[in-house]
This is a predicted complex of two RNAs, RNase P RNA and transfer RNA, with 492 nucleotides together. Rfam match: Bacterial RNase P class A. Rfam's curators write: Ribonuclease P (RNase P) is a ubiquitous endoribonuclease, found in archaea, bacteria and eukarya as well as chloroplasts and mitochondria. Its mean pLDDT, the model's own confidence on a scale to 100, is 77.
RNA sequence: GCAGCGGGCCGGAUGACCGCUGCCGGGGAGAACCCCGCCCUCCGGGCGGGAAGCGUCCCCGGGAGAGGAAAGUCCGAACUCCACAGGGCAGUGCGCCGGGUAAUUCCCGGGCGGGGCGACCCGACGGAAAGUGGAACAGAGAGCAGACCGCCCGCCGACGCGCGCGGCGCCGCGAGGGGCCGCGCCGAAGGUGGGUAAGGGUGAAACGGUGGGGUAAGAGCCCACCGCGCGGCUGGCAACAGUCGCGGCACGCCAAACCCCGCACGGAGCAAGACCAAAUAGGGAAGCGCUCGAGGGUGGCCCGCCCGACGCUUCCGGGUAGGUUGCUGGAUCCCGUCAGUGAUGCCGGGACUAGAGGAAUGGUCAUCACCCGUCGGCAACGGCGGGACAGAAUUCGGCUUACAGGCCCGCUGCGACG
RNA sequence: UGGGAAGUCGUCCAACGGCAGGACACAUGACUCUGGAUCAUGUUAUCGGGGUUCGAAUCCCUGCUUCCCAGCCA
Numbered sequence: 001g002c003a004g005c006g007g008g009c010c011g012g013a014u015g016a017c018c019g020c021u022g023c024c025g026g027g028g029a030g031a032a033c034c035c036c037g038c039c040c041u042c043c044g045g046g047c048g049g050g051a052a053g054c055g056u057c058c059c060c061g062g063g064a065g066a067g068g069a070a071a072g073u074c075c076g077a078a079c080u081c082c083a084c085a086g087g088g089c090a091g092u093g094c095g096c097c098g099g100g101u102a103a104u105u106c107c108c109g110g111g112c113g114g115g116g117c118g119a120c121c122c123g124a125c126g127g128a129a130a131g132u133g134g135a136a137c138a139g140a141g142a143g144c145a146g147a148c149c150g151c152c153c154g155c156c157g158a159c160g161c162g163c164g165c166g167g168c169g170c171c172g173c174g175a176g177g178g179g180c181c182g183c184g185c186c187g188a189a190g191g192u193g194g195g196u197a198a199g200g201g202u203g204a205a206a207c208g209g210u211g212g213g214g215u216a217a218g219a220g221c222c223c224a225c226c227g228c229g230c231g232g233c234u235g236g237c238a239a240c241a242g243u244c245g246c247g248g249c250a251c252g253c254c255a256a257a258c259c260c261c262g263c264a265c266g267g268a269g270c271a272a273g274a275c276c277a278a279a280u281a282g283g284g285a286a287g288c289g290c291u292c293g294a295g296g297g298u299g300g301c302c303c304g305c306c307c308g309a310c311g312c313u314u315c316c317g318g319g320u321a322g323g324u325u326g327c328u329g330g331a332u333c334c335c336g337u338c339a340g341u342g343a344u345g346c347c348g349g350g351a352c353u354a355g356a357g358g359a360a361u362g363g364u365c366a367u368c369a370c371c372c373g374u375c376g377g378c379a380a381c382g383g384c385g386g387g388a389c390a391g392a393a394u395u396c397g398g399c400u401u402a403c404a405g406g407c408c409c410g411c412u413g414c415g416a417c418g
Numbered sequence: 419u420g421g422g423a424a425g426u427c428g429u430c431c432a433a434c435g436g437c438a439g440g441a442c443a444c445a446u447g448a449c450u451c452u453g454g455a456u457c458a459u460g461u462u463a464u465c466g467g468g469g470u471u472c473g474a475a476u477c478c479c480u481g482c483u484u485c486c487c488a489g490c491c492a
Base pairs, nucleotide, nucleotide: 001414002413003412004411005410006409007408008407009406010405012368013367014366015365016364017363018362020065021064023062024061025060026059027058028057029056034050035049036048037047038046039045040044067389071400072399074398075397076396077395078394079269080268081267082266086303087302088301089300091265092264093263094262095261096110097109098108099107100106111125112123113122114121115120126260127259131258132257133254134253148200149199150196151195152194153193154192155191156190159187160186162185163184164183165182166181167180168179170177171176208226209225210224211223212222213221227249228247229246230245231244232243233242234241235240273325274324275323276322283316284315285314286313287312288311295307296306297305318491319490320489332351333350334349335348336347338345339344370387371386372385373384374383375382376381419488420487421486422485423484424483425482428442429441430440431439436472444460445459446458447457448456465481466480467479468478469477
C1' cells in the first nucleotide's frame, strides 16, 4: 500500500426570528353557589359589598422537550385484576456443559461439529439399539434388502486344420512329412442350476472404510490401521478428551414427521385496574334455571375453591363516548476503585433525562463542517442541486430488522522498501 | 395502543412433503355475411429473503402487505 476480521462510538454545529406541548413563578378577567347590608309590602325579585373561584380564559417571564433503533411485538420481567393461582389431562415453548442475571429462547466462558491460508466466523447441538411412519422418480434391490450386467463353479451342448500318448500302415536314400483308428485332456457361443455384494450401472442414499492375506470367484472369512459400540483407568465441577482392553459390525437417513425423555409455563393485559361524572327505550326475542342449584369468577376440558337467585346466557335494538388517577426517579445513566478470563457484581462520587392523550418535540434565514451528483477549470478551487432509516404512548432487560455518511482501537493475509 | 387472522395465474378457489390444478377472464384458430354463444389450442402464479430435508406452496425463522376485534351503562 492492497484485501480483510473483530470491537467500540457518532447520527451535523452555532446564532437570530416565528411557532407547538407540559411544568414553575407573577399579573389580570369573569358565570353559578354561599354570606352580609339596603330597596320594592311579606312570597318573590333587584342593587351594592365580601368570600369563592368551576383542574376556565388571557398576558408577561423562566426552564424542559424523541431514538440507536422510539420500529417489529419475537422472547423475558415489573406492575394490575381475576382465588395468596391448587390437582389432573390437553397444549405451548425450550433442549451440549458450566456460569451471569429480577428473569430469559438473552449474555459470557468452555466442549463438540462445520467453514476460512489466517485474524476469525457459523451451529434449533437431547433421543433413530421404546414404538408408529416416510423416502417420489430411477433402479434387480430402499432396510434384518437385492443377482440386471459382470465374475466363479457344476451340468447340458455342438463340434474342433485343438493338444498329448499308443497302435497300424503310406511317401522319402535319409533327416523327416502327413493319414487313419483308439484312449485321455482342453474349450467358444448358447441354455440351465447354484455361488458371489469385490467391480459396473440406478439413485440424494445400496447394509462399515483403506490395504494385505485368503478363495473356484468372493466375502470381517482372517489380519493391521481408522470408524462404531461396551467396559476400565487418567485429566476435567461438567460437556468432553486421552489411553488400555474387549466385541467382528449387530446399530444407515429424517424427530424444523408423530413421538419419547428432561425442564419451564394459571389466564389476561395500562383500552390492565381504581375513583368521579353524564346519559336512556332501564326495551324486545330465544334458551336455561330457582337450593337435589342455572350461571359467574376472561383459563381449552375435568376436579377443587369462592360467589350465587323477580336471575343468567346469546342475539337484536338503544344510550354515552367526559374528567382524575395508574404516569414516569428507575433491576436508571455516567465516571472510578476492587473481585472475576469474562458476562457481571459490591462500594464510592456525580447527573436528572418528554409525559402528551387523534397525540407537541417544528419551520425560515445566515455562517461553518462532512459527503454525494453535476457544470466550469491543468490544478488549487468555485457555482448549482441534494442529505440515511425513522417519531415516544405503562415501564424496563434482551433479540431481530432498517439505516446516507463518518470516527477510534486491536488484529490477519499478501506485496514492496529499509 | 393492545390482541388476532390471511397472503397461490388478471379474479375467485383447490392441492397426505413428491410433475402446482379448476372455473371465469385473456389471446389465437374454427364455425358465421358480422357479432354473440359453442368447439379446439395456448399464455400467465405459490408475498420477499434465509434455513431443515434427497426434495418445500406445505415445516421452521425473519421481513413486507392486507384484513378483523376492542371501553362504559342497561